This is a predicted structure of a 116-nucleotide RNA (FMN riboswitch aptamer (RFN element)). The sequence was found by an Rfam model in a public genome assembly.

RNA sequence: CGCGAAACUUGGGGCGGAGUGAAAAUCUCCACCGGCGGUGACAGUCCGCGAGCUUUAAGCACGAUUCGGCGAAAUUCCGAAACCGACGGUAAUAGUCCGGAAGAGAAAGUUUUAAA
Repeated sequence: CGCGAAACUUGGGGCGGAGUGAAAAUCUCCACCGGCGGUGACAGUCCGCGAGCUUUAAGCACGAUUCGGCGAAAUUCCGAAACCGACGGUAAUAGUCCGGAAGAGAAAGUUUUAAA
RNA backbone atom coordinates (compact mmCIF):
# COMPACT_ATOMS: atom_id res chain seq x y z
C1' C A 1 0.00 0.00 0.00
C1' G A 2 -3.66 -3.60 -1.18
C1' C A 3 -7.22 -7.40 0.34
C1' G A 4 -10.26 -8.69 4.43
C1' A A 5 -12.86 -7.08 8.93
C1' A A 6 -15.22 -3.38 12.24
C1' A A 7 -17.41 1.38 13.21
C1' C A 8 -19.25 6.02 11.62
C1' U A 9 -21.01 9.51 7.97
C1' U A 10 -23.24 10.62 3.29
C1' G A 11 -26.61 8.78 -0.19
C1' G A 12 -33.09 12.52 -5.45
C1' G A 13 -34.44 16.77 -8.10
C1' G A 14 -38.64 19.46 -10.33
C1' C A 15 -45.45 22.76 -11.57
C1' G A 16 -44.18 28.75 -12.33
C1' G A 17 -47.67 31.25 -15.97
C1' A A 18 -51.97 30.92 -19.02
C1' G A 19 -56.54 28.37 -21.10
C1' U A 20 -60.98 25.24 -20.68
C1' G A 21 -64.26 23.65 -16.96
C1' A A 22 -68.81 22.88 -11.66
C1' A A 23 -64.18 20.76 -10.39
C1' A A 24 -57.53 19.94 -12.95
C1' A A 25 -50.34 21.76 -9.47
C1' U A 26 -53.42 15.49 -13.00
C1' C A 27 -56.22 17.72 -19.47
C1' U A 28 -54.14 21.72 -23.42
C1' C A 29 -49.93 25.45 -24.53
C1' C A 30 -45.37 27.12 -22.62
C1' A A 31 -42.15 25.79 -18.24
C1' C A 32 -39.20 22.92 -14.63
C1' C A 33 -36.32 18.16 -12.92
C1' G A 34 -32.72 14.05 -14.05
C1' G A 35 -29.99 8.56 -8.39
C1' C A 36 -25.40 5.19 -8.84
C1' G A 37 -21.20 2.47 -11.47
C1' G A 38 -18.95 1.86 -16.33
C1' U A 39 -17.71 3.63 -21.09
C1' G A 40 -10.55 5.86 -25.93
C1' A A 41 -14.08 12.81 -24.01
C1' C A 42 -18.12 14.88 -19.53
C1' A A 43 -24.62 10.41 -20.57
C1' G A 44 -32.20 10.98 -17.84
C1' U A 45 -32.50 8.12 -23.59
C1' C A 46 -25.16 3.53 -24.78
C1' C A 47 -23.95 -1.02 -21.11
C1' G A 48 -25.38 -2.31 -16.24
C1' C A 49 -27.30 -1.36 -11.01
C1' G A 50 -30.93 0.66 -7.50
C1' A A 51 -35.99 2.05 -6.51
C1' G A 52 -41.38 -1.91 -8.11
C1' C A 53 -44.49 -6.79 -7.47
C1' U A 54 -45.09 -11.62 -4.88
C1' U A 55 -45.35 -17.28 -5.48
C1' U A 56 -39.03 -15.45 -2.28
C1' A A 57 -37.53 -18.10 -7.10
C1' A A 58 -31.11 -18.81 -11.44
C1' G A 59 -39.13 -15.60 -10.26
C1' C A 60 -42.05 -11.59 -12.65
C1' A A 61 -41.80 -6.69 -14.31
C1' C A 62 -38.32 -3.06 -15.93
C1' G A 63 -39.20 3.87 -19.94
C1' A A 64 -36.86 7.11 -23.52
C1' U A 65 -32.45 9.99 -29.39
C1' U A 66 -31.70 11.16 -33.78
C1' C A 67 -29.20 14.49 -37.26
C1' G A 68 -25.10 17.82 -38.05
C1' G A 69 -20.20 19.89 -36.33
C1' C A 70 -15.23 19.65 -34.07
C1' G A 71 -11.86 15.78 -32.94
C1' A A 72 -7.16 10.50 -32.75
C1' A A 73 -11.44 9.14 -30.11
C1' A A 74 -17.96 11.56 -28.31
C1' U A 75 -25.83 8.11 -29.21
C1' U A 76 -21.40 11.47 -23.28
C1' C A 77 -18.95 17.98 -25.74
C1' C A 78 -21.21 22.10 -29.15
C1' G A 79 -25.74 23.31 -32.36
C1' A A 80 -30.72 21.72 -33.53
C1' A A 81 -35.05 19.10 -33.06
C1' A A 82 -37.31 15.05 -30.20
C1' C A 83 -38.50 11.49 -26.44
C1' C A 84 -39.01 9.04 -21.26
C1' G A 85 -40.33 8.82 -16.20
C1' A A 86 -42.77 2.79 -10.34
C1' C A 87 -47.05 2.01 -7.01
C1' G A 88 -51.49 3.91 -4.13
C1' G A 89 -54.55 8.41 -3.43
C1' U A 90 -57.50 12.67 -5.54
C1' A A 91 -64.52 16.58 -6.46
C1' A A 92 -60.76 15.64 -13.51
C1' U A 93 -56.42 11.35 -16.09
C1' A A 94 -49.92 13.28 -11.85
C1' G A 95 -42.02 12.60 -13.55
C1' U A 96 -43.23 17.67 -10.23
C1' C A 97 -49.13 17.46 -5.11
C1' C A 98 -50.32 13.89 -0.85
C1' G A 99 -48.67 8.85 0.95
C1' G A 100 -45.62 4.23 2.22
C1' A A 101 -40.66 7.35 3.29
C1' A A 102 -36.99 10.52 9.57
C1' G A 103 -38.16 4.04 4.96
C1' A A 104 -35.10 1.28 1.43
C1' G A 105 -30.96 1.35 -1.78
C1' A A 106 -27.14 1.18 -6.06
C1' A A 107 -23.00 3.35 -4.35
C1' A A 108 -19.37 7.13 -2.09
C1' G A 109 -16.24 8.76 1.90
C1' U A 110 -13.68 8.76 6.72
C1' U A 111 -11.52 6.26 10.86
C1' U A 112 -9.55 1.88 13.12
C1' U A 113 -7.32 -2.81 12.46
C1' A A 114 -5.22 -9.10 13.08
C1' A A 115 -2.08 -12.41 10.45
C1' A A 116 1.05 -12.99 6.33